[in-house]
């Protein structure tokens, strides 16, 4: 050193012909029980990894950069 992927909520992870961001699970409330779990309703959580470029608009497409993972040498 090359060459493919990854990066989105605390966590695991959906999100495409570019148009207001989502499940689960965890947390915080409520109801329920004598009371604890568990179930059940509800609510709060997001600079979609940095930048820059195209666009009326970017998480989504271009380019660089940063971290990571495999692979090859």
């Nucleotide at each position: 050193g090359c060459c493919a992927c990854c990066u989105u909520a605390g966590c695991u992870c959906a999100g495409u012909u570019g148009g207001u961001a989502g499940a689960g699970c965890a947390a915080u409330g409520c109801a329920u029980u004598c009371g604890u779990a568990a179930c059940g309703c509800a609510u709060a959580g997001g600079u979609c990894u940095u930048g820059a470029g195209u666009u009326c608009a970017a998480u989504u497409c271009u380019c660089a950069a940063a971290g990571g993972u495999g692979g090859c040498u």
Overview
RNAcentral holds the sequence, with entries from ENA. A computed fold for a 73-nucleotide RNA from a Minisyncoccota bacterium, annotated as transfer RNA. Its mean pLDDT, the model's own confidence on a scale to 100, is 82. Rfam family: tRNA. By type it is a transfer RNA.